Molecule: Glycine riboswitch aptamer
Organism: Limoniibacter endophyticus
RNA sequence: UGUCCGGUUGCGGGAGAGAGCAGAGAAAUCUGCCGCCGAAGGGGAAAACGCCCGAAAUCUCUCAGGCAAAUGAACCGUCGCCGGAAA
Repeated sequence: UGUCCGGUUGCGGGAGAGAGCAGAGAAAUCUGCCGCCGAAGGGGAAAACGCCCGAAAUCUCUCAGGCAAAUGAACCGUCGCCGGAAA
């Protein structure tokens, strides 16, 4: 110096499900009653491997969160930065 891997700020893309009913409120929202969604987070568990234990997820549960828009959003891309690997 270029390559690969990991982490991270910012930027871009990013699904699903009632603008549900009642009361209060200008709205956001709060309380209660049902009906749903899975991709913040969280929980669960298989084989291989290994040995007496460990073991993942976009699977599963729905505690939390969410169900017009906005916000958020696993994951992906990208500039920069940090660390590592080999040549």